A computed fold for an 89-nucleotide RNA from Desulfotomaculum copahuensis, annotated as c-di-GMP-I riboswitch aptamer. NCBI's taxonomy places the organism under Bacteria, Bacillati, Clostridia, Desulfotomaculaceae, Desulfotomaculum.

[in-house]
RNA sequence: UAGUGAUAAAGGCAAACCCGUUGAAAAGCGGGGACGCAAAGCCAUGGGGUCUAAGGUGUGUGAUGCAUUAUGACAGCCCGGCCGCCGCC
Numbered sequence: 001u002a003g004u005g006a007u008a009a010a011g012g013c014a015a016a017c018c019c020g021u022u023g024a025a026a027a028g029c030g031g032g033g034a035c036g037c038a039a040a041g042c043c044a045u046g047g048g049g050u051c052u053a054a055g056g057u058g059u060g061u062g063a064u065g066c067a068u069u070a071u072g073a074c075a076g077c078c079c080g081g082c083c084g085c086c087g088c089c
Stems, first nucleotide, its partner, number of pairs: 003088003012037002017032006035076001041082003046079003049074003055069005
C1' cells in the first nucleotide's frame, strides 16, 4: 500500500421500548435499555429513496378539512465520497 474480517485482544456504537426535553410533525438530544453493527465514524451542499407538511399554493365546509409542496428530517434504506482501530494475508 492492496485485499480480507471472528482466529484473538483492547475496546466502540446502540434498534425496539420507557423516562425527560426540543419540535407543528417527521425526528433530534440526554438518561435507562440491547435488536443488531467491522465503519451502526463523518458527508442530506454527490445521486436515488423514504418520512413529515409548520408555512406557501390550490380547493372545500356552517365548522373541522382535503390535495400539493422541503426550505424540515433519516448516514441503522441503497449506491457513492472522506477518514479511521485491531487481527490475518
The model forms 100% of the base pairs in the Rfam consensus.
Model confidence (mean pLDDT): 87 of 100.
Rfam family: c-di-GMP-I riboswitch aptamer. Rfam's curators write: GEMM was predicted in a large-scale screen for bacterial structured RNA regulatory elements. Gene Ontology term of the family: cyclic-di-GMP binding.